[in-house]
RNA sequence: CGAAGUAGGAUGUCGCGCGUUAAGUGCCGCAGGAUGGGAAGUUGCCUGCGGACGAAGAGCAAAGCUCGCGGUGCCUCAUCCGCAUCCGUUG
Numbered sequence: 001c002g003a004a005g006u007a008g009g010a011u012g013u014c015g016c017g018c019g020u021u022a023a024g025u026g027c028c029g030c031a032g033g034a035u036g037g038g039a040a041g042u043u044g045c046c047u048g049c050g051g052a053c054g055a056a057g058a059g060c061a062a063a064g065c066u067c068g069c070g071g072u073g074c075c076u077c078a079u080c081c082g083c084a085u086c087c088g089u090u091g
Base pairs, nucleotide, nucleotide: 001091002090003089008081009080010079011078012077015074016073017072018070019069020068027051028050029049030048031047032046033045037087038086039085057067058066059065060064
C1' cells in the first nucleotide's frame, strides 16, 4: 500500500404458507435487542408498543379447490452490493 470476512440489502428463482371477514407491506414516533476474529458503534437489521394512511376479487361440481390480487411471510439457488475508527488476519 492492497485484500478477505458481519448484520443485512437489491434483482431473478425453487418450494411451502398467510390475507383477501385486511392481517401483512410501506410511512412516523418511543423503548429494547443482535450485528466481520476483538473493541466500540449506527446510516442499516430485528422485536415490542403507539399513531396516520390504506387494497381486487372471481369461477366451480358448494367441498374446498382453482385462477387472480397483496410494494404478503418463511425458505432454496444464482448474481451483485455490504461497517467510517482502532487492533487482529492475509499478500

Record summary: A computed fold for a 91-nucleotide RNA from a bovine gut metagenome, annotated as THF (Tetrahydrofolate) riboswitch aptamer. Of the family's consensus pairs, 90% are formed in the model. It matches the Rfam family "THF (Tetrahydrofolate) riboswitch aptamer". From the family's description: Tetrahydrofolate (THF) riboswitch was first reported for Ames et al. as an RNA motif in 5' untranslated (5'-UTR)regions of folate transport and biosynthesis genes in Firmicutes genomes. The sequence is in RNAcentral, with records from MGnify. The prediction has a mean pLDDT of 78.